Model confidence (mean pLDDT): 87 of 100. This is a predicted structure of a 350-nucleotide part of an RNA (small-subunit ribosomal RNA, central domain) from an uncultured bacterium. Its Rfam family is "Bacterial small subunit ribosomal RNA". The RNAcentral record of the full RNA draws on ENA and SILVA.
[in-house]
Context: one part of a larger RNA
RNA sequence: UUGGGCGUAAAGCGUCCGUAGGUGGCCAUUCAAGUCUGCUGUCAAAUCCUGGGGCUCAACCCCAGAUCGGCGGUGGAAACUGAAUAGCUAGAGUGCGGUAGGGGCAGAGGGAAUUCCCGGUGUAGCGGUGAAAUGCGUAGAGAUCGGGAAGAACAUCGGUGGCGAAAGCGUUCUGCUGGGCCGCAACUGACACUGAGGGACGAAAGCUAGGGGAGCGAAUGGGAUUAGAUACCCCAGUAGUCCUAGCCGUAAACGAUGGAAACUAGGUGUUGCCUGUAUCGACCCGGGCAGUGCCGAAGCUAACGCGUUAAGUUUCCCGCCUGGGGGGUACGCACGCAAGUGUGAAACUC
Numbered sequence: 001u002u003g004g005g006c007g008u009a010a011a012g013c014g015u016c017c018g019u020a021g022g023u024g025g026c027c028a029u030u031c032a033a034g035u036c037u038g039c040u041g042u043c044a045a046a047u048c049c050u051g052g053g054g055c056u057c058a059a060c061c062c063c064a065g066a067u068c069g070g071c072g073g074u075g076g077a078a079a080c081u082g083a084a085u086a087g088c089u090a091g092a093g094u095g096c097g098g099u100a101g102g103g104g105c106a107g108a109g110g111g112a113a114u115u116c117c118c119g120g121u122g123u124a125g126c127g128g129u130g131a132a133a134u135g136c137g138u139a140g141a142g143a144u145c146g147g148g149a150a151g152a153a154c155a156u157c158g159g160u161g162g163c164g165a166a167a168g169c170g171u172u173c174u175g176c177u178g179g180g181c182c183g184c185a186a187c188u189g190a191c192a193c194u195g196a197g198g199g200a201c202g203a204a205a206g207c208u209a210g211g212g213g214a215g216c217g218a219a220u221g222g223g224a225u226u227a228g229a230u231a232c233c234c235c236a237g238u239a240g241u242c243c244u245a246g247c248c249g250u251a252a253a254c255g256a257u258g259g260a261a262a263c264u265a266g267g268u269g270u271u272g273c274c275u276g277u278a279u280c281g282a283c284c285c286g287g288g289c290a291g292u293g294c295c296g297a298a299g300c301u302a303a304c305g306c307g308u309u310a311a312g313u314u315u316c317c318c319g320c321c322u323g324g325g326g327g328g329u330a331c332g333c334a335c336g337c338a339a340g341u342g343u344g345a346a347a348c349u350c
Stems, first nucleotide, its partner, number of pairs: 003322004007304002012318001014201004021194003025088002028085004033081002035077009049065006091191001092188003095184005103177007110154001114150008125136002162169002206247006215241002220236004258317006266295011299306002323350003332343004
């Protein structure tokens, strides 16, 4: 609990969809709920305020008066908000024509490399390190050649490049499928923005069941190093990493920057589309829209920096913060097979 804030000081939900709610384009008419205004009733007295009076003054007391404002009634105004009605097309959506893409799902195929197996040649080493050793090898290793098998990942192209809401997505081809962008302006006619609750998706690790297991590799064993070495280095190596079905729901889930809209100098790259001059045509050169980078006017910022992709100037909606520790703990509740996750204190202390 007002206010002030949320890139880095505490603070943007991981992301999206969407309910209630909040907010909402242009024009006209009507109503009059909000709004403004006249009159009126009421808001006891005391108190406060103004004027006057009484105690020698004052405090105190007495008399009179009054505004603002609240609520109710009644009359009026109609700019704005609201409601109703009739329209509009600049927001939003649909349609038509193009277009780029590692967007998603499924199926099929490919080559390099690695390991293993079989065979040939061949002989004493190989491997590994700072140096070694464990390890492998005369039962023929390593090297090299031929054949076969398996699993995982797709070099080059590859890019501050592309796509996706985010997580994320990269060999080739095929099928199914989502979204974007550009152009036209045919259609609808505000259908919009945000979004408490709610729902969906959500890396890695982990869990359940069934497969699979080449390489790598928590745990573990061994060798070294060391005072020790439950490590760093080396040799092995289980879970896992992969697939299918389900669960988990967290990350420095980061741009540490919520979403939408409008406005406010430019310069220079790059991606996609449209277009002008020109041309036979394509480039070159120029313009527009949409993305993605860098540098920078004004402005902002504590500074760093941001700067038309804003952290500038404004509006709307949501989320969040309010000293450090205790503590993302305890308790309760919900979810989960579990691991745990979500929500989330206080005492005490500085």